[in-house]
Molecule: Bacterial large signal recognition particle RNA
Organism: bacterium
RNA sequence: CUGCGCUAGGUGGGGAGUUAGCGGUGCCCUGUAACCUGCAAUCCGCUAUAGCAGGACUGAAUUCCCGAUUGAGGUUCUUAGCUUCGCCCGGGGAACCGUGAGGGAAAGCGUUGAGUUUCGGGUCUCAUGCAAUGGAGUGUUGUGAACCCCGUCAGGACCGGAAGGUAGCAGCGGUAAGCGAUUUCUCCAUGUGCCGUGAGGUCGCCCGGAAGGAGUGGACUUUCGUGGGAAACCGUUCGUAAGCGGUUCCGAUUGAGGGUGCGCAG
Numbered sequence: 001c002u003g004c005g006c007u008a009g010g011u012g013g014g015g016a017g018u019u020a021g022c023g024g025u026g027c028c029c030u031g032u033a034a035c036c037u038g039c040a041a042u043c044c045g046c047u048a049u050a051g052c053a054g055g056a057c058u059g060a061a062u063u064c065c066c067g068a069u070u071g072a073g074g075u076u077c078u079u080a081g082c083u084u085c086g087c088c089c090g091g092g093g094a095a096c097c098g099u100g101a102g103g104g105a106a107a108g109c110g111u112u113g114a115g116u117u118u119c120g121g122g123u124c125u126c127a128u129g130c131a132a133u134g135g136a137g138u139g140u141u142g143u144g145a146a147c148c149c150c151g152u153c154a155g156g157a158c159c160g161g162a163a164g165g166u167a168g169c170a171g172c173g174g175u176a177a178g179c180g181a182u183u184u185c186u187c188c189a190u191g192u193g194c195c196g197u198g199a200g201g202u203c204g205c206c207c208g209g210a211a212g213g214a215g216u217g218g219a220c221u222u223u224c225g226u227g228g229g230a231a232a233c234c235g236u237u238c239g240u241a242a243g244c245g246g247u248u249c250c251g252a253u254u255g256a257g258g259g260u261g262c263g264c265a266g
Base pairs, nucleotide, nucleotide: 001266002265003264004263005262006261009058010057011056012030013029014028015027020047021046022045023044024043035055036054037053038052039051064259065258066257073250074249077246078245081244082243083242084241085239086238089235090234091233096228097227098226099225100224101223102222103221104220108216109215116211117210118209119208120207121206122205123204124200125199126198127197128196129195130193131192132190133189134188135187136186137185139182140181141180142179143178149174150173151172152171157166158165159164
């Protein structure tokens, strides 16, 4: 060096999560030349040599082991990194809805007197009187007790030799509580009153008087001001919201290079 037969090893790896920890089933990523059966998420098997049990194939190398490098994917932090989104607050603000002052002005109103000024009254509030209504009490009146209330008690009953006496039903008369009527009086209350009195308030409205003497006019229109006001847009605060970026810890894959047997025969 060649051939044959064996053996270690290999027949996927990783992330999050779970767990005291490791591996697996399940989820996700990567990847293939990437075995089979059984077990299993309030789970299965184990304990640092950290899946167990059974079988099959391959096998010392392009396939096993280490590995500079590469960096899919996951994870930590970051909103004092960027963008977007959402919330709070502020600004902004068309149409529109009000409002103040002024100009014009149709109808209407106005010399049978406008706006304006002034006086009185009403409307309003409080107190009070009266009335009304309701309630309570009182007075009057009616009714009102089988017996357990009163009076009188026929008949009958009881006591007595008799005279006489006793209790007493019905009836009649009366009374208590209660029930009703009445309204004489007292008290209380009120979503009551074309009512009275007193006080207060009020130029918003109404009525009337006086002054004065020509306009008035909230349909409508216009000028100036002012309050509210959606969205866009601007600013600000917050967010365990999303994406990108940065960062931390793992890391599949790629892979320069290196390493690893035993027996027999030639």